[in-house]
Context: one part of a larger RNA
RNA sequence: UUGGGCGUAAAGGGUCUGUAGGUGGUUUGUUAAGUUUCUCGUUAAACUCCAGGGCUUAACCUUGGAAAGCGGGAAAAACUGGCAAACUAGAGGAUGUUAGAGGCUGAUGGAACACUUGGUGAAGGGGUGGAAUCCGUUGAUAUCAAGUGGAACACCGAAAGCGAAAGCAAUCAGCUGGGACAGUCCUGACACUGAAAGACGAAAGCGUGGGGAGAAAAAGGAUUAGAUACCCUUGUAUUCCACGCCUUAAACGAUGAAUACUAGCUAUUGCAAGGUCGACCUUGCAGUGGCGAAGCUAACGCGUUAAGUAUUCCGCCUGGGAAGUACGGCCGCAAGGCUAAAACUC
Numbered sequence: 001u002u003g004g005g006c007g008u009a010a011a012g013g014g015u016c017u018g019u020a021g022g023u024g025g026u027u028u029g030u031u032a033a034g035u036u037u038c039u040c041g042u043u044a045a046a047c048u049c050c051a052g053g054g055c056u057u058a059a060c061c062u063u064g065g066a067a068a069g070c071g072g073g074a075a076a077a078a079c080u081g082g083c084a085a086a087c088u089a090g091a092g093g094a095u096g097u098u099a100g101a102g103g104c105u106g107a108u109g110g111a112a113c114a115c116u117u118g119g120u121g122a123a124g125g126g127g128u129g130g131a132a133u134c135c136g137u138u139g140a141u142a143u144c145a146a147g148u149g150g151a152a153c154a155c156c157g158a159a160a161g162c163g164a165a166a167g168c169a170a171u172c173a174g175c176u177g178g179g180a181c182a183g184u185c186c187u188g189a190c191a192c193u194g195a196a197a198g199a200c201g202a203a204a205g206c207g208u209g210g211g212g213a214g215a216a217a218a219a220g221g222a223u224u225a226g227a228u229a230c231c232c233u234u235g236u237a238u239u240c241c242a243c244g245c246c247u248u249a250a251a252c253g254a255u256g257a258a259u260a261c262u263a264g265c266u267a268u269u270g271c272a273a274g275g276u277c278g279a280c281c282u283u284g285c286a287g288u289g290g291c292g293a294a295g296c297u298a299a300c301g302c303g304u305u306a307a308g309u310a311u312u313c314c315g316c317c318u319g320g321g322a323a324g325u326a327c328g329g330c331c332g333c334a335a336g337g338c339u340a341a342a343a344c345u346c
Stems, first nucleotide, its partner, number of pairs: 004317003007300002012314001014200004021193003025087007033080002035076009048066007090190001091187004095182004102176007109153001113149008124135002161168002205245006214239001218234004256313006264291012295302002319346003328339004
């Protein structure tokens, strides 16, 4: 390279937008680039293949032909492409209805916790398996009242919902993105994927400035043979906010995106239509789950939300270790990230 693969054996990019490229719905006409047929020329011979011939056979030698490539000409028009015209089933828009922790900003609230002040009160409190460090007659703990502070929002809450993913939950207001359904109208293939590129991207970490209730590190007290722990008392960074970086995760459904087709049963969310007095039932569309025909799979399992049957495009894999390392390049304040080998060894 060919071939084969990517849920768990190596392998789906963290997610999206989108350039080039690749691929692309229905009908008619035209063209003849691809395609197919015929013919001519050429591709020295040998070699390859086919049918014969000669050495007893074979290897070997030999005759003829074929195949295939390139170029010219003639023809065909189904398919792909080009051009022209048209269509509405894909896609998009308008209208109406609608669900939602989707995002951003601001304001407000209650419970808990910590602290401060004051009242009552009196000697212990706290903590543990048991203790001690610790707090307390300068009045603690307890209890009542008032105030301050930061962080997180019990119940509702769910196999639920929303979002491209990361993720999103007190309440209210403002701004704002996307989706679903219904039937009519409009545009008329405007579509799918997507190398580069760009945007977003948990937690931790970094810079500057705030804030600081809980809390890695650290210190002390215990436990223990030891105890760099589990337990207790403190406690810094961080956690929180604003702005700017970092760009990685078991970023997982370990399952790329899109389209079409292929038994069902059951639960649930949103919408619509019909039956109905109705909380009920039936049907359709769009989601979210469970179980399962066929089929697939090495098995486990998957099974209309496919890992089934097909098509298009992208990414990735090719024995283990060395190694996601070295070197080089790009990015970063740094930590480090991205790209990415070989010697050697089994």
The part of an RNA shown here (small-subunit ribosomal RNA, central domain) has 346 nucleotides and comes from an uncultured Microgenomates group bacterium. The RNAcentral record of the full RNA draws on ENA.